[in-house]
Context: one part of a larger RNA
């Protein structure tokens, strides 16, 4: 440490459980809302922060009904209190309802601001109360606007997507966005429809029918006519004609005529009305009003059990009883008709109020016949052109609609019937209404479910659209259970503790204790049993000692040692693979359902089968019944007219083709297709509506910054010069996209940082810092759109087209995943095709069912072929040598002819060799085909259903590429691997053997091996290798007196061969050549002759050249075998790669190599025993024999387990699942029994339905681990003491040291925040560590204005926006107006004071407007407000330095010095005045000043080391208004320059006395920062004021004051 047991703990599965959803069902209802909605704000309780509820009459007010004991809502707690004189609760009906909001007087940044008018409170101002003021349509009256789930009608309208691309089509007239209505909406009473017969308005359902059509005739759209139900209902104008009345026009003045309103009439199409003529008051029927009534709230009556047992309880069980028009539900301490609430039934009755009834009123509504005239819907019907709708896409396109040009008829008329005309039919356009039958469900009742149970169901069972992100549109969570009853643990102990914990106590039980039913893994602990410190290990498996234990003879735990042994899943040809996913667990996670085909099974009826909407019935649960419309089937050829057991084709009677010789049909279920999001998950995009310029880009108003040093343009002046000019000098001036250089702003260099201090910084360097500079506030531009000194840059951490929702489950030929068992067969990686190659279709292989009856194989004999191999004087084609030389090229040749030469090229031929995939005179082996026999026995075929596979790989052969390269490619045939495990080759997918059904501690073999690891032979015989070759992965060309075999051959007793002695000469130095060449530099050759046992005109060394040394030849001396080629076996060199890397030991006594033999050993092969399941055959219940049983994709059979349902049958407080052991059974998924534990539900048979079975999906969600007790604790500006509180102190107080900032790390304000501020009490969390501390947590307190800021004033970019313009529609512009500060205008200043506020309280001084009274004036226009930069002058404070004075305190251990030294203080405002001074700004003086401040005196509390020390209030005076020096803001008044620098409003007429009046907001604390903005108590950024001294030019640098801190380890 590691197995096991037990116990815990962590932790929230799992079971049971519902309070909440989901899906329907019948009923209702189908709006609300200027009488202020919907939705909020903000109030409203004794306390009261949330929810509910309500509105200043605020958890609530009145009446009326009920109803009869408690009640002050969730909500459990003190206090007070109400109520039989009727509370509280119910219902019905009123009241009351602050403030936004449509929002409405005007304005706004909703919930707030300011107003006019009328009355009123007084008394004028001021302030209150109540009431009224919005706009459009309309017009005295009234309505409207906005909110709202779906549904409905119109205006507009995408793209994905599919069409395997894509353009027409498609999706789809979808989704959106806009307008408007309703409870329904729209349609709707034939200018339809038909087809020679007829129907008779619309709507929605069932069929027709996936038909007819349409359609890149693709892919998809896709109807009608008629049928059969549901419901039914039909009407009214316009006109002709009459009449009225008013206007007007004309006259004969009688009228007529036209125009307009009224009114009567009148509504059709076999026309119809008007007009004539007749004749009647009928017959339906609306709508008021009245009468009755069902029916309507709360609530009321409402039958019938007891006892025993168990137990904490009875409703459980046992006995006996009872109701029932009540056996529905819930509920009660476990499961109840009789215990309760209720349930059937009856009853109640104020408002309400159908249906009927009823007359009383008001309407409404019809008939015969004639026909002369007149009327019967005009910019309309039709047409032309463009387009849209129609099922219909220009199509032959009929028919509707209209943008645009035209444009009839008038009843003897029109229109239509799918181009057109004809006949025939059938209707009347150009006006309007019209309930049912139909869609939908924010909503209220009641109610159901083979619908969920807390990761499920709603996003939400719980205070959820909440918390929480986001500028915003928007986006969005987790999170249930004590117990019957709180009986919610009194006292005690431990402890700092109100933490926790130990006991005690309630309880049926606390291992039900609030972190609370049950309580599983993951993780983490203690304890005990074995067992572990030479071991190398995908961690088990098989053996097995040895140890414990116990229900002790059989099990259980541990497992020393030894054999084997490379997880799982996915994806490949192949993966231990160093390919792919997973930290562990738990729970969730994927082939569903609906139609429609097709196939198979079962059940029905069967030449038939079958109902669909729907209606009626019913115990309202599910049916039944009725319904025959439709639909298949029963006839089929044919394009079709048509004929039919036949028909087409044809001249045909031939001859084909399809057909006839019947069996379908309707529902369940199974298997697959298609249409749908169709197994799950997953884009990048695309299109709509919609929020975003709080970052950034640019652009607009309005304001602000820019320490300080340098240079010195133009101008000017002087002087000089010039005829004037020019020019030159010398001031003077103060330009500049000028120069250094701080704020400011930027980011060049390098380092650091890189789970950062930061999702871009820090440190050092650097760049610009008067300018095309930099910044604030406030505004404008929006997405195929904006900005863009341009980089595809920026438009909120996002940009080659932002972001948010929605189409939308977009589509993915792609990737990954896809879940319980067992049993049978079992593939393919091949052809054809393919905008096709990793897809996909047909075939090919598999499987299941039918069915038929072949199919291999051997031998036998017939064949057809053009390969291997041969061959080539057999073809074509290419080729070696040689012979021949047609022909030709080249030289001679007299111009040519002729003709000659020739080592030049070469055709035929002939010898000779020798090649071919596309040559073949030949030519097999194998294979194919066909018969016949014999052996096998469904292996073979065909319909049918379902499939995978169409990436293949190796090895071996035959070939092609390619290097006769490759583990290469690409074909052929075999075989394996792929889907095969097992034995062998160290290890190895395919190489050798061998095909796993299961067991067994038997037996025989394969292949390969037998020395040891490691099973079998140190067997045997002969031989070869000396290299450790051989040896484990390879070697060559080439060289070698390695050794060994074997063939040929030469020498050899006449003496070989090696050694040793000796000799190796002459001609000659051979010519020639050369400076020389003598046997050796080179050339030449009759390399020649001589002597000789032998000797080269010479094999080498060597010299300048000779010489010299030597060889070749001989002689001798020795004494037997010496040499040469060639083919063979092992060996050797060649020989070289990166860790030492051929299993170790050995290796002439091989365990290496060859040869022959014999034994052994060796597998899941074979055999042997049992034993499973399948198939055949025989028998048929049993049984027997026989065979079979690897398997991926696939197919095909049986099962198991889970949820829920129905029937039946059990169990259960004496103890259900659930959860943990153990045992026992089944091939197996599983199942049984029992302890424990839990506390209440739970099974078994037999059927029926599923949200129906996880280990993987970089799956989802939670919990737990690893790293790891590691990393880090966020500026290196720093702590140390001492002392206090305190359980505790490195970090709190307070002291005293030291350290830092100090143009800041100080002080004040501006946005932001939003109580952080101040006190007290605390320390659980937060503070990166502790914490007595706190920006924490809990109470409690605090913000005080006529003068600050804003508003009751102005206006500017810019918003809005009646009028007005523009536009499908929502909407866009917009002169007045109106909003709007960053700008104008505007009146207070010292001092005290609080724990915390102060120009805001006091105290003192002031100002500013109104009013009241009293006087006095009362034109108008102008004008002022009013404005850039950059320069120097000039005034003058504040400030600050020194200096004298003064006032005050102190000045040591000796010792002087006191007329000295140190430290500190020496100050005073607004405002007002008649002085002064300045051009002016302004200053100066006087009051203001009896204030105040240093100081002293006094002294509440407080601390103390006991000496002191501090110091809340209170009292008390006083010391320069001094001199000098530097000097900002700020004010003046100039100069210069080009780029030429808001607006309105105010202001310019008042002067006196004494009152009176002055409204709302804000105000507190941070505010270079722990409090804003960046998730953080974050080294970032964040506009503006102030900013001392010493250095210095200075705001730069350094040290310092006042201040303020030591950066939370």
């Nucleotide at each position: 440490g590691g197995c096991g047991c037990a116990u815990g703990g962590g932790g929230g599965a799992u079971g049971c459980c519902u309070a909440g959803g989901c899906u329907c069902u019948c009923a209702g209802a189908g709006g609300c809302g200027a009488u202020g909605a919907a939705g909020g704000a903000c109030g409203u309780g004794a306390u009261a922060a949330g929810c509910u509820g309500c509105g200043a009459u605020a958890a609530g007010c009145u009446g009326c009904g009920g109803g009869g004991a408690u009640c002050g809502g969730c909500a459990c707690a003190u206090a007070c209190g109400a109520a039989u004189c009727g509370a509280u609760c119910c219902g019905c009906a009123g009241a009351u309802u602050u403030c936004c909001g449509a929002a409405u007087g005007g304005g706004g940044c909703a919930a707030c601001c300011c107003a006019g008018c009328a009355u009123g409170u007084u008394g004028a101002a001021g302030a209150c109360a109540u009431g009224u003021u919005a706009u459009c349509c309309a017009a005295u009256a009234g309505g409207a606007g906005g909110c709202g789930a779906a549904c409905c009608c119109g205006g507009g309208g995408a793209a994905c997507u599919g069409a395997a691309a894509c353009a027409u089509c498609u999706a789809a007239g979808u989704a959106c966005c806009c307008g408007g209505a309703g409870g329904a909406a729209g349609a709707g009473a034939a200018a339809a429809c038909a087809a020679u017969a007829g129907u008779g308005a619309u709507u929605g359902c069932g069929c027709u029918a996936g038909u007819a059509g349409u359609g890149g005739c693709g892919a998809g759209c896709g109807a009608a006519c008629g049928c059969g139900c549901a419901u039914u209902a039909g009407c009214c104008c316009a006109a002709a004609c009459c009449a009225a009345u008013g206007u007007u026009g004309u006259u004969a003045c009688g009228g007529c005529a036209a125009u307009a309103u009224u009114g009567g009439g009148g509504u059709u199409g076999u026309a119809g009305g008007a007009c004539u003529g007749c004749g009647a008051c009928a017959u339906u029927u609306g709508g008021u009003g009245c009468u009755u009534u069902a029916c309507g709230a709360a609530c009321c009556a409402g039958a019938a059990c007891a006892a025993g047992c168990u137990g904490g309880a009875a409703a459980g069980c046992u006995u006996g009883g009872c109701c029932a028009u009540a056996g529905a539900c819930g509920g009660u301490g476990a499961u109840a008709g009789c215990c309760c609430g209720g349930u059937a039934u009856g009853g109640g009755a104020a408002a309400g109020g159908a249906c009927a009834g009823u007359u009383a009123c008001c309407g409404a509504u019809a008939g015969c016949a004639g026909u002369a005239u007149c009327c019967u819907g005009a910019g309309u019907a039709g047409u032309g052109c463009g387009g849209g709708g129609c099922a219909c896409g220009u199509g032959a396109a009929a028919c509707c609609c209209u943008g645009u040009a035209u444009g009839a008829a008038u009843c003897u008329g029109g229109c239509g019937g799918g181009a057109c005309c004809a006949u025939c039919c059938g209707c009347c356009a150009a006006g309007g209404c019209u309930a049912a039958a139909u869609a939908c469900u924010c909503c209220u009742g009641a109610g159901a479910g083979a619908c969920c149970g807390a990761u499920a169901g709603u996003g939400a069972a719980c205070c959820a659209g909440u918390a929480c992100c986001g500028u915003g549109a928007g986006g969005g969570a987790a999170a249930g259970g004590u117990g019957a009853a709180a009986a919610g643990a009194a006292c005690c102990c431990u402890g700092a503790a109100c933490a926790a914990g130990g006991g005690a106590g309630u309880g049926a039980a606390a291992u039900a204790g609030a972190a609370c039913c049950u309580g599983a893994a993951a993780c983490c602990a203690u304890g005990c049993g074995c067992u572990u410190a030479c071991a190398a290990g995908c961690g088990g498996u098989c053996g097995g000692a040895g140890c414990c234990a116990u229900u002790u003879u059989a099990u259980g735990g541990u497992g020393a040692c030894g054999g084997c042994g490379u997880g799982c899943c996915u994806u490949u040809u192949g993966c231990a693979u160093a390919a792919u996913g997973a930290g562990c667990c738990u729970a969730c996670g994927a082939g569903u359902u609906a139609c429609u085909g097709u196939u198979g099974u079962u059940a029905g009826c069967g030449a038939g089968g079958u109902u669909a909407a729907g209606u009626a019935c019913u115990u309202c649960a599910g049916g039944u019944a009725c319904g025959g419309a439709u639909c298949c089937g029963u006839a089929g050829c044919g394009a079709a007219a048509g004929c039919g057991a036949g028909u087409c084709u044809g001249a045909a009677u031939a001859g084909g083709g399809c057909g006839u010789a019947u069996a379908g049909u309707u529902a369940g279920c199974a298997g697959u297709a298609g249409u749908a999001g169709a197994c799950g998950c997953g884009a990048a995009a695309c299109c709509g509506u919609g929020u975003g310029a709080u970052c950034u880009a640019c652009c607009c108003u309005u304001g602000g910054g820019c320490a300080g040093g340098u240079u010195g343009a133009a101008g000017c002046u002087g002087u000089g010069g010039u005829a004037a000019c020019a020019c030159a000098u010398a001031g003077u001036g103060g330009a500049g996209g000028a120069c250094c250089g701080a704020a400011c702003c930027c980011g060049u260099u390098g380092a650091c940082g890189u789970u950062g201090a930061a999702a871009a910084g820090u440190c050092u360097u650097g760049g610009g810092a008067u300018g095309a500079c930099c910044u604030g506030a406030g505004g404008g531009u929006a997405g195929g759109g904006g900005u863009g000194a341009a980089a595809g840059g920026c438009c909120a951490a996002u940009c080659a087209a932002a972001c948010u929702c929605g189409g939308a489950a977009a589509u993915a030929g792609c990737u990954c995943g896809u879940a319980c068992u067992c049993c049978c067969c079992g593939a393919a990686a091949u052809g054809c095709a393919u905008u096709u190659a990793g897809g996909u279709g047909c075939a090919g292989c598999a499987u299941c069912a039918u069915g038929a009856u072949a199919g291999u194989u051997u031998u036998a004999u017939a064949g057809a072929g053009g390969u291997a191999g041969a061959g080539c004087u057999a073809c074509u084609g290419a080729u070696u040598g040689g012979g021949u030389g047609c022909g030709g090229g080249g030289g001679c040749u007299u111009c040519a002819c002729c003709g000659c030469c020739u080592a030049c090229c070469a055709a035929u031929c002939c010898c000779u060799g020798a090649c071919a995939a596309a040559c073949u005179c030949c030519g097999a082996a194998u294979g194919c085909u066909a018969u016949a026999a014999a052996a096998u026995g469904u292996u073979u075929c065909a319909u049918g259903g379902u499939a995978g596979u169409g990436a293949g790989g190796g090895c071996a052969u035959g070939g092609g590429u390619g290097c006769u390269a490759a583990g290469g490619u690409c074909c052929a045939u075999g075989u394996c691997c792929g889907a095969g495990a097992g034995g062998g080759a160290a290890a190895g997918a395919a190489c050798c053997c061998a095909g796993a059904c299961c067991a067994u501690c038997a037996g025989c073999u394969a292949a390969g091996g037998u020395c040891c690891c490691a099973a079998a032979a140190u067997a045997u015989a002969u031989g070869c290798u000396a290299a450790g070759u051989u040896g484990a992965a390879c070697a060559a060309a080439c060289g070698a007196g390695g050794u060994u075999g074997g063939a040929c051959u030469g020498c050899a007793c006449a003496g070989a061969c090696a050694g040793c002695u000796a000799g190796g000469a002459u001609g000659u130095u051979g010519g020639c050549u050369u400076g020389g060449a003598a046997g050796c530099a080179g050339c030449c050759a009759u390399u020649c002759a001589u002597u000789u046992a032998a000797a080269g005109a010479g094999u080498g060394c060597g010299u300048a050249a000779c010489a010299g040394c030597u060889c070749a030849c001989u002689a001798g001396u020795c004494g037997a075998g010496c040499g040469g080629u060639c083919c063979g076996g092992c060996a050797u060199g060649g020989a070289u790669g990166a860790u030492a890397a051929u299993c170790g030991g050995g290796c002439a006594u091989a365990a290496g190599c060859a040869u022959a033999u014999u034994a052994c050993c060796g597998a899941a092969g074979c055999u042997a025993u049992g034993g499973a399941u399948c198939c055949g055959c025989c028998a048929a219940u049993a049984g027997g024999c026989g065979g079979a049983u690897g398997g991926u994709a696939g197919g095909g059979g049986a099962g198991c387990a889970u949820u829920c349902u129905g029937u039946u049958u059990g169990c259960g407080c004496u103890g259900a699942a659930g959860g943990u052991g153990u045992a026992c059974u089944g091939u197996g998924a599983g199942g049984u029994a029992u302890g424990c534990u839990g506390g209440a539900g739970c099974g078994g048979a037999c059927a029926g339905a599923a949200a129906a079975g996880a280990a993987a999906a970089u799956g989802u969600a939670g919990g737990c681990a690893u790293a790891a007790g590691u990393a880090a604790c966020g500026a290196u500006a720093a702590u140390g003491c001492g002392g206090g509180c305190g359980a505790g102190a490195a970090a709190c107080c307070c002291g005293c040291a030291c350290a830092c900032c100090g143009a800041a790390a100080g002080a004040c304000u501006a946005a932001g925040g939003u109580u952080u501020c101040c006190u007290c009490a605390g320390c659980u969390a937060u503070g990166c560590u502790a914490a007595u501390c706190a920006g924490c947590u809990g109470a409690g307190g605090g913000u005080u204005a006529g003068u600050c800021g804003g508003g009751a004033c102005c206006u500017a970019a810019c918003g809005c926006g009646g009028a007005c313009c523009c536009g499908a529609a929502g909407g866009g512009g917009g002169a007045a107006g109106u909003g709007g500060a960053u700008g104008g205008c505007c009146a207070a200043c010292a001092g005290g004071u609080u724990a915390a506020u102060a120009u805001u309280c006091c105290u003192g001084u002031a100002c500013c407007u109104g009013c009241u009274c009293a006087c006095a004036c009362u034109a108008a226009a102008c004008g002022u407000g009013a404005c850039g930069g950059a320069g120097g002058c000039g005034a003058a404070u504040a400030a600050u330095u020194g200096g004298u004075g003064c006032g005050u305190a102190c000045u040591g251990a000796c010792g002087g010095a006191a007329u000295a030294g140190u430290a500190c203080g020496u100050u005073g405002a607004a405002g007002c005045c008649a002085g002064u001074g300045g051009u002016a700004a302004c200053a100066c003086g006087g009051c203001g000043a009896u204030a105040g401040u240093a100081c002293a005196c006094u002294a509440a509390g407080g601390c103390u080391a006991c000496g002191g020390c501090u110091g809340c209030g209170g009292u008390g005076a006083u010391a320069a208004u001094c001199c000098a020096g530097u000097g900002a803001a700020u004010c003046g008044a100039c100069u210069u320059c080009c780029a030429a620098g808001a607006a309105a409003a105010g202001c310019a007429a008042g002067u006196g006395a004494a009152g009176c009046a002055g409204c709302c907001c804000g105000u507190a604390c941070c505010c270079u920062a722990a409090a804003c903005c960046g998730a953080c108590a974050c080294a970032g950024g964040u506009a503006g004021u102030u900013g001392g001294g010493a250095u210095g030019a200075g705001a730069a640098u350094u040290c310092u004051a006042a201040g303020g801190u030591g950066c939370u380890c």